RNA sequence: GCGCAAGUCGGUUAACGGCAAACCAGCGGGCUCCAAACUCGCGACUCGUGGUUCAAAUCCACGCUUGCGCG
Numbered sequence: 001g002c003g004c005a006a007g008u009c010g011g012u013u014a015a016c017g018g019c020a021a022a023c024c025a026g027c028g029g030g031c032u033c034c035a036a037a038c039u040c041g042c043g044a045c046u047c048g049u050g051g052u053u054c055a056a057a058u059c060c061a062c063g064c065u066u067g068c069g070c071g
Stems, first nucleotide, its partner, number of pairs: 001070007010024004018054001026042005047063005
């Protein structure tokens, strides 16, 4: 330099173009003499900028980051 793949809460991963979900972690309550465990609830996320579309995490383009391959 060229090609391919990936990028989603603090972490690990889901999500036919149609309400962004689960587990762990965190916070608040219950239980307890206090805690742990258990239990109920809560908050927080689509790498960036454009495009297509009634509607984009999802499709397209160009960037950025990471990984793999080729040279």
Transfer RNA from Cyanobacteria bacterium SZAS-4, 71 nucleotides, folded computationally. NCBI's taxonomy places the organism under Bacteria, Bacillati, Cyanobacteriota. The sequence is in RNAcentral, with records from ENA.